[in-house]
RNA sequence: GGAAUUCUUCGGGGCAGGGUGUAAAUUCCCGACCGACGGUGAUUCCGGCCGUGGAGACAGACCGGCCGGAGAGUCCGUGACCUGCGAUACGCAGCUGAGCCGGUGUGAAUCCGGAACCGACAGUGACAGUCUGGAUGAGAGAAGAAUGCA
Repeated sequence: GGAAUUCUUCGGGGCAGGGUGUAAAUUCCCGACCGACGGUGAUUCCGGCCGUGGAGACAGACCGGCCGGAGAGUCCGUGACCUGCGAUACGCAGCUGAGCCGGUGUGAAUCCGGAACCGACAGUGACAGUCUGGAUGAGAGAAGAAUGCA
């Protein structure tokens, strides 16, 4: 350093303010707010170290290399919910939302700007991405420890 087994811990955010209405509407309307996990990561950004480059009095900037970190709600994949099979555990299968225009540039699905768009099920004095509930659950996965193997 690699694959394996076991265990531990962690593992989701959000209606300010106003209007309407018979009405106790965070559910309607105006407006506000939010963005799970892994991957990719424009030749990007940040930090550190190194250099027989470059420059020079030396150092720095710059250039190159290495290491670490950050970087997408709408790209790729995954998870929860839901449906089916199955007696259950659990597993398998299915289902599973939404991105354009402009700019920069050799190059943009991720950068910058603009105006958009999307969001399970059940409940409710009135229709819910944001309230309440299943859920002190489950979980993609993250970190760590132990065991033994090559």
The prediction has a mean pLDDT of 80.
The RNA shown here (FMN riboswitch aptamer (RFN element)) has 150 nucleotides.
It matches the Rfam family "FMN riboswitch aptamer (RFN element)". Gene Ontology term of the family: FMN binding.
The model forms 100% of the base pairs in the Rfam consensus.
The sequence was found by an Rfam model in a public genome assembly.